[in-house]
Context: one part of a larger RNA
RNA sequence: UGACGGGGACUCGCACAAGCGGUGGAGCAUGUGGUUUAAUUCGACGCAACGCGAAAAACCUUACCAGGCCUUGACAUCCCUAUGACCGCUCUAGAGAUAGAGUUUCCUCUUCGGAGGUAUAGGUGACAGGUGGUGCAUGGUUGUCGUCAGCUCGUGUCGUGAGAUGUUGGGUUAAGUCCCGCAACGAGCGCAACCCUUAUCAUUAGUUGCUAACAUUAAGUUGAGCACUCUAAUGAGACUGCCAGCGACAAGUUGGAGGAAGGUGGGGAUGACGUCAAAUCAUCAUGCCCCUUAUGGCCUGGGCUACACACGUGCUACAAUGGCCGGUACAAAGAGCAGCGAAAUUGUGAAAUGGAGCAAAUCUCAAAAAGCCGGUCUCAGUUCGGAUUGUAGUCUGCAACUCGACUACAUGAAGUUGGAAUCGCUAGUAAUCGUGGAUCAGCAUGCCACGGUGAAUACGUUCUCGAGUCUUGUACA
Numbered sequence: 001u002g003a004c005g006g007g008g009a010c011u012c013g014c015a016c017a018a019g020c021g022g023u024g025g026a027g028c029a030u031g032u033g034g035u036u037u038a039a040u041u042c043g044a045c046g047c048a049a050c051g052c053g054a055a056a057a058a059c060c061u062u063a064c065c066a067g068g069c070c071u072u073g074a075c076a077u078c079c080c081u082a083u084g085a086c087c088g089c090u091c092u093a094g095a096g097a098u099a100g101a102g103u104u105u106c107c108u109c110u111u112c113g114g115a116g117g118u119a120u121a122g123g124u125g126a127c128a129g130g131u132g133g134u135g136c137a138u139g140g141u142u143g144u145c146g147u148c149a150g151c152u153c154g155u156g157u158c159g160u161g162a163g164a165u166g167u168u169g170g171g172u173u174a175a176g177u178c179c180c181g182c183a184a185c186g187a188g189c190g191c192a193a194c195c196c197u198u199a200u201c202a203u204u205a206g207u208u209g210c211u212a213a214c215a216u217u218a219a220g221u222u223g224a225g226c227a228c229u230c231u232a233a234u235g236a237g238a239c240u241g242c243c244a245g246c247g248a249c250a251a252g253u254u255g256g257a258g259g260a261a262g263g264u265g266g267g268g269a270u271g272a273c274g275u276c277a278a279a280u281c282a283u284c285a286u287g288c289c290c291c292u293u294a295u296g297g298c299c300u301g302g303g304c305u306a307c308a309c310a311c312g313u314g315c316u317a318c319a320a321u322g323g324c325c326g327g328u329a330c331a332a333a334g335a336g337c338a339g340c341g342a343a344a345u346u347g348u349g350a351a352a353u354g355g356a357g358c359a360a361a362u363c364u365c366a367a368a369a370a371g372c373c374g375g376u377c378u379c380a381g382u383u384c385g386g387a388u389u390g391u392a393g394u395c396u397g398c399a400a401c402u403c404g405a406c407u408a409c410a411u412g413a414a415g416u417u418g419g420a421a422u423c424g425c426u427a428g429u430a431a432u433c434g435u436g437g438a439u440c441a442g443c444a445u446g447c448c449a450c451g452g453u454g455a456a457u458a459c460g461u462u463c464u465c466g467a468g469u470c471u472u473g474u475a476c477a
Base pairs, nucleotide, nucleotide: 001477002476003474004473005472007471008470009469010468011467012466013465015461016460019425020424021423022422023421026316027315028314029313030312031311032310033309034307035306042053043052064302065301066300067299068298069297070296073127077126078125079123080122081121082120083119084118088103089102090101091100092099093098106117107116108115109114129291130290132289133288134287138285139284140280141279142278143276145274150189151188152187153186154185155184156165157164158163169180170179171178195268196267197266198265200236201235202234203233204232205231206230209226210225211224214223215222239262242256243255244254245253246252318418322377323376324375325374326373327372328371334365335364336363339358340357344353345352346351384415389410390409391408392407393406394405395404431453432452433451434450435449436448437447
């Protein structure tokens, strides 16, 4: 100087407390361990691995296994030889890779000898190739402490020196934020601001958007209009600016006014010096080591989907604040041409036929759901709950057996609110209700986004956990 303490003081955080809803019990989905297996590819392991890499494992993906094949190779550059093609199409054998047969078929210059280009086949070796090893050889990227308020430097001063000072102290702040003081005076990386979005208004602009007045219609449908809504560009607006109290006349803080918004208005992006030999050689790049008729390459089938069990994360429930039936209302944000697909018709339905319109403020997906109104059920393992299983179908796709999603009919399991323990959340939040997107032929209870309805509680900091500052002890570095 640090680190540590079941030392002290001060302070903060959904850390506790006060509340609301969960997990832990059930069924299923999904990931992991274990076990099994020819293979169940690999990585990730307290917080910070376990709906994680994977924003889609039927084939492909695919790295794993079995079998069948190839050896200058699926891919790159160079050399030699041959051919004029290569590609495409047809037939045969085969599980296919592959092999055989048929058909079709180059360019430029030219002294007509050939030269050059290009492509294919064969050969030779240099080489290719490796999701093989090492993340404890590395780059790059990422997680974490933590959006915590810290981490340092120059000059000066003090100390023999390691170092100290500044950065400590008195206040204050979300903040090393600011003020005052001070052997310090300044500065840098962080904080804040600048950026995006949301909340209010103005101006400009009115089509595909909107409709107050006039006319018109089944309908903003059409004239008409651009007031209003909305859209999207530019501005305004919030700064403790104003008032009062407190305070050292300071920084600031408490209350108030005005205001759409008040003291960082809400949300996001933004992550200092460093820590964990943290993660990744399987995104990529890369040193060294290793394989080279195989640890490389092609193909078919299988596996990654196994199942006594254990754990994590979720979904659906156990019901009456509910289930079912009928009627009826109101979003936002997105996506669409190998696409979204309307009306109409068929089917109980999944869907099918159909093809209008739309590269979309125009058309389509598209029905929002919870809600509201009416009816029914009457506390039951039920008109709760939907697992499981049978049968019949629909769709995608060469192909749904291993191993897809959905539909109809039948079946109707566990489950009556969950032990010890444990998690999230402070406001448009929790809870609850639907909607869209990426991936994608098909497949979502996951992920990412969107809006609708919309709470309770916070006395407080004694205690638990984590963190910061000062101080103290130490046989630790």